Predicted 3D model of a 64-nucleotide RNA (Fluoride riboswitch aptamer (crcB RNA motif)) from an uncultured Acidobacteriota bacterium. The coordinates come from a structure-prediction model, not an experiment, and the mean pLDDT is 76. The sequence was found by an Rfam model in a public genome assembly. The model forms 100% of the base pairs in the Rfam consensus.
């Protein structure tokens, strides 16, 4: 210095926080979808979750 393995500490899963669970990552994991377009690019759409529960924020409807 390189390779492999193990352990510890972590990081990530399209917009915030907490708990639980799942998965992925160290060369990274991750950075949504649809239509048009050779590409660049343009237009449109859903959702605060990877999943569940709760809180906060946003939107719609109803009641007081």
């Nucleotide at each position: 210095u390189g390779a492999u393995u193990u352990c510890a500490c972590g990081g990530g899963a399209a917009u915030g926080a907490a708990g639980u669970c799942u998965c992925c990552c160290a060369u990274a994991a991750c950075c949504g979808c649809c239509g048009c377009u050779c590409c660049c690019g343009c237009g449109g759409c859903u959702g605060a979750u990877g999943a569940c529960u709760u809180c906060u924020g946003c939107c719609a409807a109803u009641u007081u």